[in-house]
Context: one part of a larger RNA
RNA sequence: GCCAACGAUUUAGAGGGGGUGGCGUGGUUAAGGCCUGACCGGCCGAAGCCAUAGUGAAAGCGGGCCUGAAUAGGGCACCUGUCCCUCCCUCUAGACCCGAACCCAGGUGAUCUACUCUUGAUCAAGAUGAAACUUUGGUGAUACGAAGUGGAGGUCUGAACCGCCCGAUGUUGAAAAAUCGACGGAUGAAUUGAGAGUAGCGGAGAAAUUCCUGUCGAACCUGGAGCUAGCUGGUUCUCCUCGAAAUGUGUUGAGGCACAGCGGUGGAUUAUGUACAGCAUGGGGGUAAAGCACUGUCUUGGUGCGGGCUGCGAGAGCGGUACCAAAUCAUAGCAAACUCAGAAUACCAUGCCCAUCCAAUCCACCAGUGAGACUGCGGGGGAUAAGCUCCGUUGUCGAGAGGGAAACAGCCCAGACCAUCAGGUAAGGUCCCCAAAUGAGCAUUAAGUGAGAAAGGAUGUUCAAGUACUAUGACAGCCAGGAGGUUCGCCUAGAAGCAGCUAUCCUUUAAAGAGUGCGUAACAGCUCACUGGUCGAGUGCUUGAGUGCCGAUAAUGAAUGGGACUAAAUGCUCUACCGAACCUAUGGGAGAUUCACAUGAAUCUCGGUAGAGGAGCGUUCCCCCGGGGAUGAAGCGAGUGCGUGAGCACCUCGUGGACCUUGGGGAAGUGAGAAUGUUGGC
Numbered sequence: 001g002c003c004a005a006c007g008a009u010u011u012a013g014a015g016g017g018g019g020u021g022g023c024g025u026g027g028u029u030a031a032g033g034c035c036u037g038a039c040c041g042g043c044c045g046a047a048g049c050c051a052u053a054g055u056g057a058a059a060g061c062g063g064g065c066c067u068g069a070a071u072a073g074g075g076c077a078c079c080u081g082u083c084c085c086u087c088c089c090u091c092u093a094g095a096c097c098c099g100a101a102c103c104c105a106g107g108u109g110a111u112c113u114a115c116u117c118u119u120g121a122u123c124a125a126g127a128u129g130a131a132a133c134u135u136u137g138g139u140g141a142u143a144c145g146a147a148g149u150g151g152a153g154g155u156c157u158g159a160a161c162c163g164c165c166c167g168a169u170g171u172u173g174a175a176a177a178a179u180c181g182a183c184g185g186a187u188g189a190a191u192u193g194a195g196a197g198u199a200g201c202g203g204a205g206a207a208a209u210u211c212c213u214g215u216c217g218a219a220c221c222u223g224g225a226g227c228u229a230g231c232u233g234g235u236u237c238u239c240c241u242c243g244a245a246a247u248g249u250g251u252u253g254a255g256g257c258a259c260a261g262c263g264g265u266g267g268a269u270u271a272u273g274u275a276c277a278g279c280a281u282g283g284g285g286g287u288a289a290a291g292c293a294c295u296g297u298c299u300u301g302g303u304g305c306g307g308g309c310u311g312c313g314a315g316a317g318c319g320g321u322a323c324c325a326a327a328u329c330a331u332a333g334c335a336a337a338c339u340c341a342g343a344a345u346a347c348c349a350u351g352c353c354c355a356u357c358c359a360a361u362c363c364a365c366c367a368g369u370g371a372g373a374c375u376g377c378g379g380g381g382g383a384u385a386a387g388c389u390c391c392g393u394u395g396u397c398g399a400g401a402g403g404g405a406a407a408c409a410g411c412c413c414a415g416a417c418c419a420u421c422a423g424g425u426a427a428g429g430u431c432c433c434c435a436a437a438u439g440a441g442c443a444u445u446a447a448g449u450g451a452g453a454a455a456g457g458a459u460g461u462u463c464a465a466g467u468a469c470u471a472u473g474a475c476a477g478c479c480a481g482g483a484g485g486u487u488c489g490c491c492u493a494g495a496a497g498c499a500g501c502u503a504u505c506c507u508u509u510a511a512a513g514a515g516u517g518c519g520u521a522a523c524a525g526c527u528c529a530c531u532g533g534u535c536g537a538g539u540g541c542u543u544g545a546g547u548g549c550c551g552a553u554a555a556u557g558a559a560u561g562g563g564a565c566u567a568a569a570u571g572c573u574c575u576a577c578c579g580a581a582c583c584u585a586u587g588g589g590a591g592a593u594u595c596a597c598a599u600g601a602a603u604c605u606c607g608g609u610a611g612a613g614g615a616g617c618g619u620u621c622c623c624c625c626g627g628g629g630a631u632g633a634a635g636c637g638a639g640u641g642c643g644u645g646a647g648c649a650c651c652u653c654g655u656g657g658a659c660c661u662u663g664g665g666g667a668a669g670u671g672a673g674a675a676u677g678u679u680g681g682c
Base pairs, nucleotide, nucleotide: 001682002681003680004679005678006677011093012092013091014090015089016088017087018086019085021083022082023081026050027049028048032044033043034042035041054061055060064076065075066074067073096234097233099231103224104223105222106221107220108219114198115197116196117195118194119193120192121191122190123188125157126156127155128153132149133148134147135146136145137144161185162184163183166181167180168179169178200216202212203211204210209218237616238615239614240613241612242611247260248259249258250257251256261369262368263366264365265364266363267362268361269360270359278352279351280350281349282348283347290339291338295335296334297333300330301329302328303327306324307323308321309320310319311318312317372397373396374395376393377392378391379390380389381388402413403412404411417588418587419586420585422584423583424582428578429577430576431563432562433561437575439574440573441572442571443570444569450565456550457549460547461546462545463544464543465542466541467540468539469538477534478533479532480531481530483507484506485505489501490500513528517526518525589606590605591604592603593602594601595600617671619668620667621666622665623664624663626661627660628659635655636654637653638652639650640649641648642647
């Protein structure tokens, strides 16, 4: 991992409610007793309970009571049930099942290990050579020196033994800590045998939260104990009807709970007409946009209170000002906490409209939910970031399948009762993958733009508008001229159109600047403006719109879904077709309502998690009535058929070899795929 078996809402008492029933001149017995051979059962037994009257805090009063001065007003009441059984729910119990870590009590452990006690045992070999002593030298005698003897030491080297610094192997190991190499101690605080001692709120500890039998921040075993678990997991057959929530308030509350909201079931009412939607009418508003009348903010200008600076004066005071500036006028703006004014929506009210539908309100009982997600719109927070976060509002998902978006809970279309090798459509599509147009018309694009992006840049290109020049010849090119006063004046070493400053005239002209740009030391030289000729038709500039280009850089490999496409791209217009579980057609089933009531008809409905309600299938055992079975029961395997399904049947076959069971009832150890489920098998 698979298979098989086992595996979770029970039981009792009490209470609230639904249902069937008994009685209702109210209902009912409890303990206990009597009868019966026993069981079953029958009969006594109103003690008590509910109901029969309420009201008041109460004394109390009473078809009324309370409040109150009240004969006022107001509050409550103005009356019918009860008992068994059964189902749902609650409470008390382990209370749907499994699951702690812990806490407490009583015991068992020192054969591991820590320390201690008693009694034993063990330590190859080698090195070093303390004290002391002897001999000798030495001294007055000591001291001191030398040689020898000697054999000290938590001494040295190094086996056994004890340990474990490092590396490798091993890591489902040979081993729940070892092997190999290497390493430390190795006469000592050494090592070790046997026997004893210390016990968990404890012991021991050369001290590490270390050890106390592979267990230690408090051992193990049994018990309290099915501790408790607002937590996690699991909770077993079928069909039918309805169908949520992820919000508010409170909470030692935030992943829990209570009440409300939203769901279900039953009943009553609205009712000869209510709700939603639609339409009409009437309302209040202070949002969007806007505005500046208020509150603030703020641009420019005018007037200029006051101030600064400054002149005159001994001072009082009189002046000046291109500075600041109140207030006011004009002007341009801004505002969630500004509004003179002011929408759309929304909301409220009334009326109309439709009804076999649908809805609301109230009462009773049963819930679940109280982690929400994304999209559009209006906002707060953030960075006008986030698949971010917090509100409001809409939709979808949640609990929603189907078609589209390549794939894609929340986007677009559309809400799946069942069947069909029928038709029509939606979104989206119609060259191939891939169903349907290689459709029609008019444009645009040349970038594979389409098929990712900004500021910004550019005679890309199309269309439109404006303006200027133009057959008295424009624009571009080519030919020619482009002069004189004059080297203007100043400045300067020089300044001659062309370093700089000022001025920028006049003449000849078809035209020619006191000079557009190169150039020179300064001149010179080239060139331009401007003019003529040649040529012969449009040209220059500005603006708007469409569509392209550049800007364009990321980590494994390309990213319209791919192939491919110059339309099979983009814009506008048109027709046809494809396309879903939508709609229709045909057949069938179920629910609700209304009508009819022996059967039926019509209308509407039938996605669904949590959850509520209803109807059934099957298992084991029991009772009653029957039935089958060695001419073969159950079980197992196969086949056929029936039922919406759980399932059922066979008057089919095989296997098997002794019980099985329809129908009507009853009672439950009553249904398995999940719980790191339990046990067994492989």
Large-subunit ribosomal RNA, domain II from Crustomastix stigmatica, 682 nucleotides, folded computationally. Model confidence (mean pLDDT): 85 of 100.